[in-house]
The prediction has a mean pLDDT of 75. The RNA shown here (TPP riboswitch aptamer (THI element)) has 96 nucleotides and comes from Arachidicoccus soli. Lineage of the source: Bacteria > Pseudomonadati > Bacteroidota > Chitinophagia > Arachidicoccus.
RNA sequence: AUUUACAUCACGGGGUGCUGAGAUUUUCGGCUGAGAUAUUUACCCGUUUUACCUGAACAGGAUAAUGCCUGCGUAGGAAUGAUGAAUUAAGCGAAA
Repeated sequence: AUUUACAUCACGGGGUGCUGAGAUUUUCGGCUGAGAUAUUUACCCGUUUUACCUGAACAGGAUAAUGCCUGCGUAGGAAUGAUGAAUUAAGCGAAA
């Protein structure tokens, strides 16, 4: 000096759809997924080319159905600090 592959702590930002049976107080299942209000700081993400939002009641393809897949998208917006570890370069030193 760097974070190309990193770790920890604290802090912060997010999303929660489709469908079946019941029930009409609301419950139990199925599908995809990290996550569909998690068995509780659960999961993901934090400067940015996988967090997430807008565009969007979007477009194409599938499906029982749905961002389910792909495009849009190197789009616009979007939330940080410290410590450790690692790597590289220079200087000093006989060497350590």
About this RNA
Of the family's consensus pairs, 95% are formed in the model.